[in-house]
Model confidence (mean pLDDT): 82 of 100. Bacterial small signal recognition particle RNA from a bacterium, 92 nucleotides, folded computationally. It matches the Rfam family "Bacterial small signal recognition particle RNA". A reference for the family is Rosenblad et al. (2003), "SRPDB: Signal Recognition Particle Database", Nucleic Acids Res. By type it is a non-coding RNA gene. The sequence was found by an Rfam model in a public genome assembly.
RNA sequence: GAUCGCUGGAUACGGCCAUUGGUAGUGAACCUGGUCAGGAGGGAAACCUAGCAGCCAUAAGCUUUCUUAAUGGGGUGUAUACAGCGGUCUAA
Numbered sequence: 001g002a003u004c005g006c007u008g009g010a011u012a013c014g015g016c017c018a019u020u021g022g023u024a025g026u027g028a029a030c031c032u033g034g035u036c037a038g039g040a041g042g043g044a045a046a047c048c049u050a051g052c053a054g055c056c057a058u059a060a061g062c063u064u065u066c067u068u069a070a071u072g073g074g075g076u077g078u079a080u081a082c083a084g085c086g087g088u089c090u091a092a
Base pairs, nucleotide, nucleotide: 001089002088003087004086005085006084007083008082010080011079012078013077014076016073017072018071019070020069021066022065024063025062026061032057033056034055035054040049041048042047
């Protein structure tokens, strides 16, 4: 100097997992809200009051999905150039 092997960190692109966030769905007998049939109460009446079921909307939760969301992690994949160690060959 060439080449091979092992180890290590670095860079780039991908991949997996976790946490958080966004979308969608679902979601409360009663102790969430709105509307409250029926029924109940008040009233001479008109009407009023509280309000169960139902319906609607949601909370916590659960599910799904988004890396064209973020962060983190690793005995994760590939590539690149290095560093350390060792082997072989060669030259001085």